[in-house]
RNA sequence: AUAUUUCUUCGGGGAUGGGUGAGAUUCCCUACCGGCGGUACAGUCCGCGAGCCUGUAGAACAGUGCAUGAACCGGUGAGAUUCCGGUACCGACAGUAGAGUCUGGAUGAGAGAAGAGAACA
Numbered sequence: 001a002u003a004u005u006u007c008u009u010c011g012g013g014g015a016u017g018g019g020u021g022a023g024a025u026u027c028c029c030u031a032c033c034g035g036c037g038g039u040a041c042a043g044u045c046c047g048c049g050a051g052c053c054u055g056u057a058g059a060a061c062a063g064u065g066c067a068u069g070a071a072c073c074g075g076u077g078a079g080a081u082u083c084c085g086g087u088a089c090c091g092a093c094a095g096u097a098g099a100g101u102c103u104g105g106a107u108g109a110g111a112g113a114a115g116a117g118a119a120c121a
Base pairs, nucleotide, nucleotide: 002121004118005117006116007115008114009113010112017029018028019027031101032100033091034090035048036047037046038045043089044088051066052065053063054062055061071087072086073085074084075083093104094103095102
């Protein structure tokens, strides 16, 4: 240093100001936010995670069970749908005046990140 294995820690942000209304941080105008790995630095490329369902008393777990959003143009460059400039767009479920931003499941789960140890070659 490589592969194997055990454990620990970490691991999601955002409603400003106004309008209508009996009532909306949910509608309208405006404002604001951007998980993880890959790749020339990415919410929009490729892939992953979060949700639900089924099996089970339940959970762990399993499942070729369901669901799973959105970007273009120009510039620089060897190389960028990632940088720079411009203009757009998107956002689970439950609750509630219709929610990416409130409340809740969640002191949860998790892609993964970092660290420590074990044994073996």